Guanidine-I riboswitch aptamer from Pseudomonas sp. ABC1, 104 nucleotides, folded computationally. Its mean pLDDT, the model's own confidence on a scale to 100, is 83. Rfam family: Guanidine-I riboswitch aptamer. Rfam links the family to the GO term regulation of gene expression. NCBI's taxonomy places the organism under Bacteria, Pseudomonadota, Gammaproteobacteria, Pseudomonadales, Pseudomonas.
RNA sequence: ACCAAGGCGAGCUAGGGUUCCGGUCCACUGCGUGUGGAUGGCUGGUCCGAGAGUUUUCCGGCCUCAUGGAGGGGGUCACACGGCGGGAUAAAAGCCCGGGAGAC
Repeated sequence: ACCAAGGCGAGCUAGGGUUCCGGUCCACUGCGUGUGGAUGGCUGGUCCGAGAGUUUUCCGGCCUCAUGGAGGGGGUCACACGGCGGGAUAAAAGCCCGGGAGAC
């Protein structure tokens, strides 16, 4: 310096903000389940959501068993500290840049 020690997806969660719903406050009101504004240091619903969280389908690698051969059965797939800054979306985030820079 290079290669390898698996990958996409789906569900859930940590977490996240505020487009919508709702809540709260203010004003208007024909007093109607109404209209408008503000508010996420408003618990929430919708929504976003983990490489280093979890569950799971499928595919794949390796080992092994079986079979004349094929189809197939079993096992296994480890470890993982991490900025600043930027990006998307209405907005933000353990999202994406990123198993990055860097550290050991």